Annotation
The part of an RNA shown here (small-subunit ribosomal RNA, 5' domain) has 539 nucleotides and comes from Psychrobacillus psychrodurans. The prediction has a mean pLDDT of 81. It was read from a public genome assembly.

[in-house]
Context: one part of a larger RNA
RNA sequence: GGACGAACGCUGGCGGCAUGCCUAAUACAUGCAAGUCGAGCGAAUGACGAAGAAGCUUGCUUCUUCUGAUUUAGCGGCGGACGGGUGAGUAACACGUGGGCAACCUGCCCUGUAGAUUGGGAUAACUCCGGGAAACCGGGGCUAAUACCGAAUAAUCCAUUUCCUCACAUGGGGAGAUGUUAAAAGACGGCAUCUCGCUGUCACUACAGGAUGGGCCCGCGGCGCAUUAGCUAGUUGGUGAGGUAACGGCUCACCAAGGCGACGAUGCGUAGCCGACCUGAGAGGGUGAUCGGCCACACUGGGACUGAGACACGGCCCAGACUCCUACGGGAGGCAGCAGUAGGGAAUCUUCCACAAUGGACGAAAGUCUGAUGGAGCAAUGCCGCGUGAGUGAAGAAGGUUUUCGGAUCGUAAAACUCUGUUGUGAGGGAAGAACAAGUACGAGAGUAACUGCUCGUACCUUGACGGUACCUCAUUAGAAAGCCACGGCUAACUACGUGCCAGCAGCCGCGGUAAUACGUAGGUGGCAAGCGUUGUCC
Numbered sequence: 001g002g003a004c005g006a007a008c009g010c011u012g013g014c015g016g017c018a019u020g021c022c023u024a025a026u027a028c029a030u031g032c033a034a035g036u037c038g039a040g041c042g043a044a045u046g047a048c049g050a051a052g053a054a055g056c057u058u059g060c061u062u063c064u065u066c067u068g069a070u071u072u073a074g075c076g077g078c079g080g081a082c083g084g085g086u087g088a089g090u091a092a093c094a095c096g097u098g099g100g101c102a103a104c105c106u107g108c109c110c111u112g113u114a115g116a117u118u119g120g121g122a123u124a125a126c127u128c129c130g131g132g133a134a135a136c137c138g139g140g141g142c143u144a145a146u147a148c149c150g151a152a153u154a155a156u157c158c159a160u161u162u163c164c165u166c167a168c169a170u171g172g173g174g175a176g177a178u179g180u181u182a183a184a185a186g187a188c189g190g191c192a193u194c195u196c197g198c199u200g201u202c203a204c205u206a207c208a209g210g211a212u213g214g215g216c217c218c219g220c221g222g223c224g225c226a227u228u229a230g231c232u233a234g235u236u237g238g239u240g241a242g243g244u245a246a247c248g249g250c251u252c253a254c255c256a257a258g259g260c261g262a263c264g265a266u267g268c269g270u271a272g273c274c275g276a277c278c279u280g281a282g283a284g285g286g287u288g289a290u291c292g293g294c295c296a297c298a299c300u301g302g303g304a305c306u307g308a309g310a311c312a313c314g315g316c317c318c319a320g321a322c323u324c325c326u327a328c329g330g331g332a333g334g335c336a337g338c339a340g341u342a343g344g345g346a347a348u349c350u351u352c353c354a355c356a357a358u359g360g361a362c363g364a365a366a367g368u369c370u371g372a373u374g375g376a377g378c379a380a381u382g383c384c385g386c387g388u389g390a391g392u393g394a395a396g397a398a399g400g401u402u403u404u405c406g407g408a409u410c411g412u413a414a415a416a417c418u419c420u421g422u423u424g425u426g427a428g429g430g431a432a433g434a435a436c437a438a439g440u441a442c443g444a445g446a447g448u449a450a451c452u453g454c455u456c457g458u459a460c461c462u463u464g465a466c467g468g469u470a471c472c473u474c475a476u477u478a479g480a481a482a483g484c485c486a487c488g489g490c491u492a493a494c495u496a497c498g499u500g501c502c503a504g505c506a507g508c509c510g511c512g513g514u515a516a517u518a519c520g521u522a523g524g525u526g527g528c529a530a531g532c533g534u535u536g537u538c539c
Base pairs, nucleotide, nucleotide: 001539002538003537004536006535007534008533009532010531013386014385015384016383017382018381019379020378021344026342027341028340030339031338032337035078036077037076040075041074043072044071049066050065051064052063053062054061055060056059085297086296087295095221096220097219098218099217100216101215104214105213109210110209111208112207113206114205115204117151118150119149120148126141127140128139129138130137131136158179159178160177161176162175163174164173165172166171186202187201188200189199190198191197223269224268225267230260231259232258235257236256237255238254239253240252241251242250272294273293274292275291276287277286278285279284299320300319301318302317303316322333323332324331325330350376352375353374354373358372359370360369361368362367389419390418391417392416399410400409401408402407423480424476425475426474427473428472429471433466439460440459441458442457443456444455445454483528484527485526486525487524488509489508490507494523495522496521497520498519504511505510
């Protein structure tokens, strides 16, 4: 000199864009943060309308039946493995980079091929009864499905086997034969000869391929201490078996005695890693906030279930600590999600608005949900920009300071005159961000025997939290807007008074003991400026 997620002191006009618990991975009141689908299913609810009956205050009320909009507790499907947070642990194939898998998986999505036949038994909801303070639980009875379970069919899957071919070792690919294995008779439309059937969209099953996302293995690379020198028994290897999506001591039985280490094993300490960021001419050195990629964690420890995917932040079970409820028998909870509270600390924000945009989940869609996200609020925390006026103006005014008493200086500075209106204030106008989707009308295309429906295009109709915000126009007043630090040398900038080795200053040298340019105050000057200085850390 530069930099900062900074803090402190004094001061403080505006805007844009960023950033904002670095400490206690401490404890959490309250609200919200993951739902959705009635076009899977039974059931309940039952608006409007229609018909009938009864009451009578003769045009209202009630009841019954039909149609059935709407809404939903439950079963079922998909999603809660994404998105969001934190950095405790981890010195490790965790990360980065480059490879390998002839040792692997992949829901939703895309392409292709084939299929979707025929049966069955339950169970929640509901109802009845019982237990319990509650959380909730038990028993009897009834019922449905795209829930569950058989049978048929059957493949390029799997097992056995024959042949061909390729190769990087274990082996890979292709063709054939035998055996075995699958599904939802679904939903919503359309046509029809309306018992059959045909067909469109979505959903479903099997196989093959793709895409995407993951899993595993390896080379190399990146901390300190040798005042850590030896470490290791599933340890190192083999055979066999089990297990996994898959290789493997991953696990087990048996056998052998190996394996690592001064090219630093093992131990201890510290630490998430990287793209990047800061500095530097570079080489290097330091850091790992925000943003992006990966990893790990979710009160602490352990475990599995479900599932394409978890050993699962707002799922389950067990143990523990803590908090809460209790009728003392037993239960409930987990902010390192967004706000917010207490505590800790030098120190870090609103218990805000909206799903309008982007993205996500579900749905045929309308749409619902979304503290992701988009915005607003607070903070000079940072960067950038603007303003606090401009021009003229010597009687060099008054006043302050100083003086050798002549003057000098603040100083064109002020006053005064002439302007301007950036900001501000008042009034008026007023966005872009919106592309949609759905609906209506028309046209085209694939498909169908044909229609409906599907896909694409055009037109119309509509959707804004921010926000009456940005911005524009008019009017209005110099009016409302400057401080902080320094002035001995380094280092730009000097005098007076007070003090008298006192009070004090200080980054280093050092200053102060009666003429202090070094302390304190005043005037002046210098520097930076909505900031300035100090402290801390890094180069």